[in-house]
RNA sequence: GAGUUUGAUCAUGGCUCAGAUUGAACGCUGGCGGUAUGCUUAACACAUGCAAGUCGAACGGUAACAGCAAGAGCUUGCUCUUGGCUGACGAGUGGCGGACGGGUGAGUAACGCGUAGGAAUUUACCUAUUGGCGGGGGGGAUAGCCCAGAGAAAUUUGGAUUAAUACCGCAUAAGCCCUACGGGGGAAAGCGGGGGACCACUUGUGGCCUCGCACCGAUAGAUGAGCCUGCGUUAGAUUAGCUAGUUGGUGAGGUAAUGGCUCACCAAGGCGACGAUCUAUAGCUGGUCUGAGAGGAUGAUCAGCCACACUGGAACUGAGACACGGUCCAGACUCCUACGGGAGGCAGCAGUGGGGAAUAUUGGACAAUGGGCGCAAGCCUGAUCCAGCCAUGCCGCGUGUGUGAUGAAGGCCCUAGGGUCGUAAAGCACUUUCGCCAGAGAUGAUAAUGACAGUAUCUGGUAAAGAAACCCCGGCUAACUCCGUGCCAGCAGCCGCGGUAAUACGGAGGGGGUUAGCGUUGUUCGGAAUUACUGGGCGUAAAGCGUACGUAGGCGGAUCGGAAAGUAUAGGGUGAAAUCCCAGGGCUCAACCCUGGAACUGCCUUAUAAACUCCCGGUCUUGAGUUCGAGAGAGGUGAGUGGAAUUCCUAGUGUAGAGGUGAAAUUCGUAGAUAUUAGGAGGAACACCAGUGGCGAAGGCGACUUUCUGGACAGAUACUGACGCUGAGAUGCGAAGGCGUGGGGAGCGAACAGGAUUAGAUACCCUGGUAGUCCACGCCGUAAACGAUCAUCACUCGCUGUUGGCGAUAUACUGUCAGCGGCCAAGCGAAAGUAUUAAGUGAUGCACCUGGGGAGUACGCCGGCAACGUUGAAACUCAAAGGAAUUGACGGGGGCCCGCACAAGCGGUGGAGCAUGUGGUUUAAUUCGAUGAUACGCGAGGAACCUUACCAGGGCUUAAAUGUAGUAUGACCGGUCUAGAAAUAGGCCUUCCCUUUCGGACAGAAUUCAAGGUGCUGCAUGGCUGUCGUCAGCUCGUGCUGUGAGGUGUCGGGUUAAGUCCCAUAACGAGCGCAACCCUUAUCUUUAGUUGCCAGCGAGUAAUGUCGGGGACUUUAAAGAGACUGCCUGUGCAAACAGGAGGAAGGUGGGGAUGACGUCAAGUCAUCACGGCCCUUACGUCCAGGGCUACACACGUGCUACAAUGGUGAGUACAGAUUGUUGCUGCUUGGUGACAAGUUUGCUAAUCAAUAAAACUCAUCUCAGUUCGGAUUGAAGUCUGAAACUCGACUUCAUGAAGUUGGAAUCGCUAGUAAUCGCGCAUCAGCCAUGGCGCGGUGAAUACGUUCCCGGGCCUUGUACACACCGCCCGUCAAGCCAUGGAAGUUGGGAGUACCUAAAGUCGGAUACCAUUAAGGAUUCGCCUAGGGUAAAACUAAUAACUAGGGCUAAGUCGUAACAAGGUAACC
Repeated sequence: GAGUUUGAUCAUGGCUCAGAUUGAACGCUGGCGGUAUGCUUAACACAUGCAAGUCGAACGGUAACAGCAAGAGCUUGCUCUUGGCUGACGAGUGGCGGACGGGUGAGUAACGCGUAGGAAUUUACCUAUUGGCGGGGGGGAUAGCCCAGAGAAAUUUGGAUUAAUACCGCAUAAGCCCUACGGGGGAAAGCGGGGGACCACUUGUGGCCUCGCACCGAUAGAUGAGCCUGCGUUAGAUUAGCUAGUUGGUGAGGUAAUGGCUCACCAAGGCGACGAUCUAUAGCUGGUCUGAGAGGAUGAUCAGCCACACUGGAACUGAGACACGGUCCAGACUCCUACGGGAGGCAGCAGUGGGGAAUAUUGGACAAUGGGCGCAAGCCUGAUCCAGCCAUGCCGCGUGUGUGAUGAAGGCCCUAGGGUCGUAAAGCACUUUCGCCAGAGAUGAUAAUGACAGUAUCUGGUAAAGAAACCCCGGCUAACUCCGUGCCAGCAGCCGCGGUAAUACGGAGGGGGUUAGCGUUGUUCGGAAUUACUGGGCGUAAAGCGUACGUAGGCGGAUCGGAAAGUAUAGGGUGAAAUCCCAGGGCUCAACCCUGGAACUGCCUUAUAAACUCCCGGUCUUGAGUUCGAGAGAGGUGAGUGGAAUUCCUAGUGUAGAGGUGAAAUUCGUAGAUAUUAGGAGGAACACCAGUGGCGAAGGCGACUUUCUGGACAGAUACUGACGCUGAGAUGCGAAGGCGUGGGGAGCGAACAGGAUUAGAUACCCUGGUAGUCCACGCCGUAAACGAUCAUCACUCGCUGUUGGCGAUAUACUGUCAGCGGCCAAGCGAAAGUAUUAAGUGAUGCACCUGGGGAGUACGCCGGCAACGUUGAAACUCAAAGGAAUUGACGGGGGCCCGCACAAGCGGUGGAGCAUGUGGUUUAAUUCGAUGAUACGCGAGGAACCUUACCAGGGCUUAAAUGUAGUAUGACCGGUCUAGAAAUAGGCCUUCCCUUUCGGACAGAAUUCAAGGUGCUGCAUGGCUGUCGUCAGCUCGUGCUGUGAGGUGUCGGGUUAAGUCCCAUAACGAGCGCAACCCUUAUCUUUAGUUGCCAGCGAGUAAUGUCGGGGACUUUAAAGAGACUGCCUGUGCAAACAGGAGGAAGGUGGGGAUGACGUCAAGUCAUCACGGCCCUUACGUCCAGGGCUACACACGUGCUACAAUGGUGAGUACAGAUUGUUGCUGCUUGGUGACAAGUUUGCUAAUCAAUAAAACUCAUCUCAGUUCGGAUUGAAGUCUGAAACUCGACUUCAUGAAGUUGGAAUCGCUAGUAAUCGCGCAUCAGCCAUGGCGCGGUGAAUACGUUCCCGGGCCUUGUACACACCGCCCGUCAAGCCAUGGAAGUUGGGAGUACCUAAAGUCGGAUACCAUUAAGGAUUCGCCUAGGGUAAAACUAAUAACUAGGGCUAAGUCGUAACAAGGUAACC
C1' cells in the first nucleotide's frame, strides 16, 4: 500500500496478501565452473580402523631387523650357531608432553557471560640478572632379565640379581622461609662432541681443558591462571514473604591467595513490592536476519569466554586437572568367561544402527601453517591442508548468431472474411564460450621436500553439434479463449468459485513471470502507528475504579547565595580480531580474498561551565491554610409533636346487593355487606408549597419543633510562609435486594392459592396473600452506582434564564463572586454532537483498553454466616463482532389525504336443480398449460371424425411441401377389381402434344443438398400480456451543501382529480408521467340528397313515399361552431373555492383509446421467433378406433327457480346495432311441431331478408309444492353430417325431482348507473352458448360522514430488517463431532524435609602387626559424604467409570423472549 463487515458510506477493528530472510525440507526438472555450508531430532547406543606421543645425547639392556666378525655343516654358495661389535630397538626404569589441539551445549538465570575497575596470589617451558664465578661428598634400594608358582583370562605371588638425570641423607647458603629477634630451617645430576700438555691405572679409558645441552637457589619480566567489585543480562504475583553458617564480630584452622571457605564463642542480624523466595525456560558475547530508524527476532558456520566428557561422588600426580582417549568407588547398560572372576565408555575423524521431513567418504598427505618430544636427523599429529558427495546457498557462463513471408504445413480460435503460434520453423550464411579429443604445463618452496595433480592456465582439432525447465493467468497481481464436468469431481493465501453457456475445477491453444532452476511447506522481521520511547487511545466503537480520604512514589510558586549528582564542552584510557561501511588492490568479471581508513552510538577517568532539574542555606507572598461578624440550604444525627388518608374495631341509620373487568368469575353480603354518621386503635408515608430550585464526595436527602454537628459561599482585617496536587497498596462511606438477633406489621406485596384469558398460559388482567418493606444492632459491597465523560491547575468569542451573597438610599437598573440551566462562534470530533460545568488549548498524577465468542466462565488464593464478591485464564471456534450516519422497506408508531374501502342503500353469491371450469380420484389415456389478490364460462371466438398434442394397435423411414442438379423410364390423369378397420399392398382397362431429332410439360422411382419434433429449459431470451394503477409519481443538467453514502430541487403554507397551480424558498431550469391534442355521444349551422325522409303541391291504391316531385323536418356523413372559471357576486396576497347568470351542455359535460421509472426471476419455448441441450427404422410421420365428455366428493363462475310487482291464454305498440351468395330468404302447400316439399320472388344490401321483449288492455288462476318450478325418465320424431353408441342440438306427447328466499361468510353497483327485458354478431356442417363481445327498451334507492376493515399517496418517527416483516431472531430438547472443567481413584515425575544406613576418598586420632629404624606400610576409630532405604505432607503430569457446561454442524421438535409502542417499552 491492497483485499475483506454494508444496499451503499465514514470511522473503529481484527484476519489475509504483496518484500526480505534461511544450516532448511518436499514436488517437478537439471549443462558447466568458482566459492561457502552440510545431524537444528536421541548429551540415544556403538562394530572396525585411526585421533599422543617422543627421547638410546638419562639408564640396565638385546625380543625383532640389518650389517660386521668368528665358528660349524656340507649339494663352494647356501644353511645354522655364537658375539651388543655397529646401525638401530620390543618390553622396562627415568624425563618432558598426555591440563594444548579437537568435540558438544546436557547443566547453568549465575560474578556464568558482557563491560569498566580492583588487590590479598601463583605461573612448567621462555627471556634477563644473580650465586664472593652454585653444581662438593656419600648411601641403600627397585623394575627389567633369570628361576619357581597361581589363574580360563585380566592379572598376579615368591626367590635371586642389577642401573640411572629414579630415591635418600651429609656439607655449603648470597638471595629465600620462619622467629619469642636470641636464633632456627632449607638445594642440586649428569650426558654428549672435540682435545695439546699433565696425572691415574685394567693401554684405551677416566681425571683435566674446552664447547653444547641438561641441573639447583633467588630476583625481575613475559605469558597463562585464580580471586573481588559497580553496572547490564528471559517469563510468571493464579509464587509474598525468605534465611540458623543464616548476617556480623573475635580467635583459630585451611588455601597459591582474600573471605563463614571451615570450626569455637559472642551478638541478632541479612534479603524483599526498585520483586526476595519459588516455578518454567535458556549456554553468554562479538555478531547474524529484518527494519527509514527506534526496535524486534536470533546466537549454525568464524572468533572470545564458560560448562561438560556413560550417570553420580572422590581424590592422586603435577607448574597447571579434581583430568574426553588417567586412577578409585557406586549405579545403569553392553561384552568375555572354564561361573571363580574380568573388560568397556566416538559430545575426536571416518563409519554403523536408531530417531527423524532432513544433513556427506570407514578418502589422500604431513608438501604448506601450527603443535608435542628430541642436540639433531627425525618421529607423531583425523589439528590442518587437500580431494570425494549434495543445485543446500551465493556468484559467473552457456544451451547459438545473422538473414529468411508463400506469412508453409500443423495446432488453436473464428462474426467463416480471417486471426494467432510467427521470423518462430524450414532454407541460406556464420561463430565455437562451455563440453569432448590431443599437445604443452605453472605459482604455492628457501639448497632439498608438492597430497592437491598432469590440476589451474595456454595452444590445436571437432560439429549447431551434447545442454530448459517450473509456476501462474477471477480480484488483490503481470497475464484469455475453447472444450469437458454440472454444489459432482475438485480448487482455495483472503474474499470466494462449481447446481448446463465456469477467464476460479480438469484438458488444450495462447499469454505472463522467473530461469539451472521453479513452486510448495515451515521459520523470523517487515507491512502492524494491531503494545504506539520515537508513535495510539478511553462520552456513544474495547477502555474512567461507585465515591472520598490518605501511605509509599511521581510532580511542584517567587527570589538570593553555595555545591556540582544529572546536564554540556574538551582531553586521556578502553571498546580483541573477524563482520558491516568507505577507498585501493588480487583472482579474465563477480561471489570471494588482501591492505588501509572510518565506525563500534558504550564504560571508566581528568579538567572546565553553572542556564535548567536535583541537593544545602537564607528571604518573600500570589498557591494553600488560619481569624472576624453575616446570610442561604429536603446536608447529617438523636428526641418530641401534628393533621389528611387507607385498614380494622365498637355503636347508630339503612337494605340487597357490593366489588372487579375488555367482558367475566373467584371474593364480600340477609349471621345485614357496599353506602353513611359518631367514637376508638394501629402502622407507614408526609398532598398543596415544588421549580432543568436547594444541599451533599458519591449513594442520597422533602410535615413541624428542638439537641449535637459537617461543608460550601460572599464581605472584611490581620497572621503562618509552599505547609501544595495526584495517589499503587491500605482505610472509610456506599441505592435496591439479601442474611443474622430482637421488635413491629396499616397499606403495598416476591413465593403461593384461586378466578379469568388462551391451542397451552407455571404470564400479562382480577380476588386473596407469606417473606419483605418499618425500627434497633451487626453483616453483605454490588447496580445502565450514568453526565455511560477520573482528580487538580491555567488559558480561550458571545447571548439569555435562574439560586445565594456583596456594593450603590432602592422590589427598578447596573457591577461582581460562587453555583444550576438553555442557545451558539472558533476549535475539536467518524459523525451525531460538544462548546468557560469542553468532548477546545496546555501541565501533573492515577486507573483502564488492545478482534468477536468461549467468559467475567474454570482452577487457585483472599473476603463472607450464607447468597455470593474481588482477582481472573486456556483449549477450541469465527472472519467478522461493534459505532455513527444515509437511502429504502416495514411497524398490532404518529399526522394529512384519496378510492363503492367502510358507512347509507339496491340486487346477488353461499342452501336447490342444471350448465360450465378447476381440484381430487379413477383410467390404457382421461394431452398440455394457467394456481392468493393478478388461476378456476381462463388459452378454447365453438373436442362426434378432423381438431389432437394423449392411449392401445397396424404401417413408413427423406414420408409431405418447395426448390436445386443431372440420370434412366413412362404420358399423367381417370375408371375399376381383390385383401384389409383404414393407411396400404397388388391387379386390370385406358393412353398425350409440338415435333427433323434433341427437347418441353407432367408423373412416379432412385440419387445430391437443404428435414422434422405441441420434446426440455419462460430461472438463457425476444415479442406480447397481467398486476400495483389511470395511482401521481419517477428522474436529469448546472449550482449549493456534506469527509462520504447522500441531500437540496421534489420540503413548508395553501389548493387541486392530479409533483394541478400559487406563495415562500440555495436553488434555477428541464425530461418521462398528469392535463390537452384523437374517437364517440349530447346542441346548432353549412354542404350534399339515394336505396333514406315526406311538411307543402299533384296523381294513385283496399292499404303502404306507391308515383311525379321536394330539401323544409327526421336522418345519413363531411366540414365547422360551441365551454374558456370567459362574465357577475363573495372569500382569499395569489392559485383557487362557493354561489349566480346565460346556455343543449358548467367547472376534466358523459364514455372510450391512451398505462411514467419500475415491482412480482409474475404468465407464455403449446400463437410466433430464438440460444443451448435432447430424439433420428423415432420423442419424426400416416391410418382407423378410443380418450380429452370418466365420478364417492370439494371449490369457483353462471342459468332457471322457489311465485300474485306472478303464471297462463288472447289482443295491441315502440328499438338499436349488426349479418347475409357453398348465404339470408319471401310466397304457396303439408305437418300439432322441429321441419319438409314446391316455386325461383327479392337481395352482393340505408333498396331484399331477419316477428323485439318487458310494457299496455282483457280474461283466468287465489297461496297450494300449486295452472309455481322445470330437473329426470319413457316413447315417437326433425335437422346437420361419411358417421350422432360412447358423445350433438331441436320438436311433440307423457313423466313432474329438489326447491317455499338460503348458516358462517362474501360479491357488484353512485345515474341513463344498479336492477330488469329482449335483439344481434364472432367461432361454426351441426352444437353441448345458460359463455364471450356488442345493441337498444323500461328504469330506481342512497351517500350523515371518515371512527373502524382493505388498498394507495405525502410528511415524520423507531428499527438488531436490506432475499427488506412471508424479515430477523432466542432458549430448552433430540442427533453427530471437537476441545475443556469436576471426579471415587490409578500410574508416573522432579525437588525439599526428617530419620536409618553408607562405598571410595581427603582430613583428624589410635595402634599391641610389618619394618632396611625413620621415611613408611598395614590395621583400626571418627567427621563429612555419592548412593540406598523408610516416613509424612506438598507440587506437577498422564489417565478414569460417571458427570457439567461450551463450541461447531443447508433444510429435526416445542414455543415466540428480543428488534416497530415487537403487540405487557426495553435494559442493569
Small-subunit ribosomal RNA from an uncultured prokaryote, 1468 nucleotides, folded computationally. Its Rfam family is "Bacterial small subunit ribosomal RNA".